[in-house]
RNA sequence: GCUGACAGCGCGGGAGAGACCUGCCGAUUCGCACAUGCGGAGAAGGCAGGCGCCGAAGGAGCAACCGCCCCGGAAUCUCUCAGGCAAAAGGACCGCGCAGCGUCG
Numbered sequence: 001g002c003u004g005a006c007a008g009c010g011c012g013g014g015a016g017a018g019a020c021c022u023g024c025c026g027a028u029u030c031g032c033a034c035a036u037g038c039g040g041a042g043a044a045g046g047c048a049g050g051c052g053c054c055g056a057a058g059g060a061g062c063a064a065c066c067g068c069c070c071c072g073g074a075a076u077c078u079c080u081c082a083g084g085c086a087a088a089a090g091g092a093c094c095g096c097g098c099a100g101c102g103u104c105g
Stems, first nucleotide, its partner, number of pairs: 003105004008098006018051001020050006028041005052085003058081001059079003065073003
């Protein structure tokens, strides 16, 4: 200097599962009174509780296999702590591009 992978940044694609139930707050509105109040209904959204479910952020467990074989690495499997169950957001993973500051060839 060139190039590959990983990591970084950008763009695109990207599944699954209750728009569940109950309560409270709540814009607004109705009735009584005409008074400071009392009672009813109550959107979006928020909070609390409950049951059911998903698995592809993260996390944990087993393991084929790999290694320098003491031990270590290791999944799309398993578990659901976390997260999620209309849309939005997120999203393992895949593709394309960028930068050349990082790591290993």
Predicted 3D model of a 105-nucleotide RNA (Glycine riboswitch aptamer) from Novosphingobium sp. PhB165. It was read from a public genome assembly, where an Rfam model found it. Rfam family: Glycine riboswitch aptamer. The literature on the family includes a 2004 paper in Science by Mandal et al., "A glycine-dependent riboswitch that uses cooperative binding to control gene expression". The prediction has a mean pLDDT of 78.